c-di-GMP-I riboswitch aptamer from a Deltaproteobacteria bacterium, 92 nucleotides, folded computationally. It matches the Rfam family "c-di-GMP-I riboswitch aptamer". Rfam links the family to the GO term cyclic-di-GMP binding. Lineage of the source: Bacteria > Pseudomonadati > Myxococcota > Myxococcia.

This record gives sequence, structure tokens and C1' cells, in this order.
RNA sequence: ACAGACAAGCGCCACUCCCGUUGUGAAACGGGGCCGGAAAGCCACGGGUCUUUCCUCGCACUAACUACUCAAAAGACAGCCGGGUUGCCACU
Repeated sequence: ACAGACAAGCGCCACUCCCGUUGUGAAACGGGGCCGGAAAGCCACGGGUCUUUCCUCGCACUAACUACUCAAAAGACAGCCGGGUUGCCACU
């Protein structure tokens, strides 16, 4: 320096939920809290899930609105998976 996965050490993060704030929303941030995590650190590159806007045709209803479907765009989720990248101490 690299790789590995048991144990140990210093520790780290914080699911659901509650309160406050921001946002149309998915959700995010702060506080409480602690299900779990060996990267549950970071990154939206691939897939996936979700949100909003817009829209062609068709069908249904209709005074009108509205709903479904197809296509497009912009976002959210890293604790959904894959990928990239950084990283503690001890042992081999």
C1' cells in the first nucleotide's frame, strides 16, 4: 500500500413515530427518539419506486367539470438494488 471477513477497541449513523420550519407535492432540514446498519459516509451514472406539470387519441359521463390511458418534461428517494469514490483501529 492492497485485500479479507470473525472477534476486540475508540467511536459513528439514526427506521417508524412525535414536534417545529420549508415546499403545490414526493420529500428535506432541526430537535426528541432508537428499528437496525461494517460504509445506513458522499455521488442521481444505470435500473426501480414516488411526486408535480403538460399533453395526443380513444372510451365513459355530461349543461359543464372530472376520471382513466399513451407520450413528454421537471423533481424526490443513496436506510430499494447495482455502480463510482473516500474511510477508523486491530488481526491475517